[in-house]
RNA sequence: CCAGCUGGCCGGAUGACCGCCGCCGCAAGUCCCGAAAGGGCGCGGGGGAGGAAAGUCCGGGCUCCAUGGAAACACGGUGCCGGGUAACGCCCGGCGGGGGCAACCCCAGGGACAGUGCCACAGAAAAGAUACCGCGACCGGGGCUUGCCCCGCCGCAAGGGUGAAAUGGUGCGGCAAGAGCGCACCGCGCCUCCGGCAACGGCGGCGGCAGGGCAAACCCCACCGGGAGCAAGACCGAAUAGGGACGGCACGGGCCGCAAGGUCCAGGGGGGUUUCCGCCUCCGCCGUCCGGGUAGGUCGCGCGAAGCGUCCGGCGACGGGCGCUCCAGAUGAAUGGUCAUCCAGUGGCGGGAAACCGCCAUGGACAGAACCCGGCUUACAGGCCGGCUGGCGCC
RNA sequence: GCGUCCGUGGCUCAGGGGUAGAGCGUCCGCCGACAGGGCGGAAGGUCGCCGGUUCGAUUCCGGCCGGGUGGGCCA
Numbered sequence: 001c002c003a004g005c006u007g008g009c010c011g012g013a014u015g016a017c018c019g020c021c022g023c024c025g026c027a028a029g030u031c032c033c034g035a036a037a038g039g040g041c042g043c044g045g046g047g048g049a050g051g052a053a054a055g056u057c058c059g060g061g062c063u064c065c066a067u068g069g070a071a072a073c074a075c076g077g078u079g080c081c082g083g084g085u086a087a088c089g090c091c092c093g094g095c096g097g098g099g100g101c102a103a104c105c106c107c108a109g110g111g112a113c114a115g116u117g118c119c120a121c122a123g124a125a126a127a128g129a130u131a132c133c134g135c136g137a138c139c140g141g142g143g144c145u146u147g148c149c150c151c152g153c154c155g156c157a158a159g160g161g162u163g164a165a166a167u168g169g170u171g172c173g174g175c176a177a178g179a180g181c182g183c184a185c186c187g188c189g190c191c192u193c194c195g196g197c198a199a200c201g202g203c204g205g206c207g208g209c210a211g212g213g214c215a216a217a218c219c220c221c222a223c224c225g226g227g228a229g230c231a232a233g234a235c236c237g238a239a240u241a242g243g244g245a246c247g248g249c250a251c252g253g254g255c256c257g258c259a260a261g262g263u264c265c266a267g268g269g270g271g272g273u274u275u276c277c278g279c280c281u282c283c284g285c286c287g288u289c290c291g292g293g294u295a296g297g298u299c300g301c302g303c304g305a306a307g308c309g310u311c312c313g314g315c316g317a318c319g320g321g322c323g324c325u326c327c328a329g330a331u332g333a334a335u336g337g338u339c340a341u342c343c344a345g346u347g348g349c350g351g352g353a354a355a356c357c358g359c360c361a362u363g364g365a366c367a368g369a370a371c372c373c374g375g376c377u378u379a380c381a382g383g384c385c386g387g388c389u390g391g392c393g394c395c
Numbered sequence: 396g397c398g399u400c401c402g403u404g405g406c407u408c409a410g411g412g413g414u415a416g417a418g419c420g421u422c423c424g425c426c427g428a429c430a431g432g433g434c435g436g437a438a439g440g441u442c443g444c445c446g447g448u449u450c451g452a453u454u455c456c457g458g459c460c461g462g463g464u465g466g467g468c469c470a
Stems, first nucleotide, its partner, number of pairs: 001391010012342007020048002023045004029041001031040003050366001054377002057375005062229004075225005080094005095109001096107004110220002115218002117214003132160002134156003139152006168186006187209001188207004193202003233299004243290007252265005268283006306325008343364001345362007397465006405419004413450001421437006443459005
């Protein structure tokens, strides 16, 4: 210098003016809105989106409901080993397997003699197998060119062929031909020992192979999970309509009727006609109090598994000590707008041999809290810092 | 906020591990003799996208993208 791998960080900056939403302090009225609960109005200070606030895919806190404790069935999830953590399906370290020359990356990675199921097409055969082509001595029969051919019986599974996959692989021996039939090495299984907490690895011995794949098919084993979600939940609390208690007014008269009741007059209360009278209309009415829910309001709601710095322990995830800081809380939902200067980036012009300099224009992605936290996943213009690998060149 | 379902030719839908279909529509040819009628044939597919499991994925699993729907609540 080229090519690549990997870890972390930032993701516009400053100022002015005008607004918006919380918090704190001071001040404070015979103030404003509201029936009330409650909210607001002044001055000053300080704060005001993110690395993903997103998807809502996991795990927890918190709250209510259910439940005597525990276990089990069903259902769902997780799945090598050890560790971290409040917990996790997350993270760290290792093991095994795979890819890459390497740095490094990827893996849902328990169990296939517990049982069931599936394996298309091709192929003889797709699972306690089989013989299509094929190889082969004896024996029996036949033919003839008398040592060969054909058929039968029988032995075999090496080779060919099919397939994603064919009942260990390679080599030597052996045999009529063959075959773990025998042997060596590799693979596999079992056992002892050694190392390791373990997954697992290694030495040695034994076994002639003890029998395919799929469990992100049902299933088995081990472990985990009670349900719902801040519209959880708690408190204050109208108007109207229901419910209850107490009190007041009325329940009188005529007619019809056996009665229940009907009708007329008088009377009580509410409403309308701006008041009275009058008229119309409704009724058991009116008043006081109590209680539940609704509208509405307040809390929950910002000190937390918190952040920053530093030291110690640990390979690391992480843990511990000390010090400092307080850092958004809306509820139709604030976090904005304008201007100026600057910083990356892009384009043009000019100068210069080049590096570069000057001027002008343009210009910053993905996206926005809504109970909170730990993760994962996904989106993202541009930029910064560190570590490592391979190759080439020069010293 | 919670649950649930769907995405396959132009449209409506089947297919739920073995290489993709139906109806309507489109195009071509023939017949009919006018009604856009009948018959025959053909074309047309990243099975929403990206990974994984498997010999093999439209199907199974995970993650994204888009859409529908249910009960409850508020303005």
This is a predicted complex of two RNAs, RNase P RNA and transfer RNA, with 470 nucleotides together.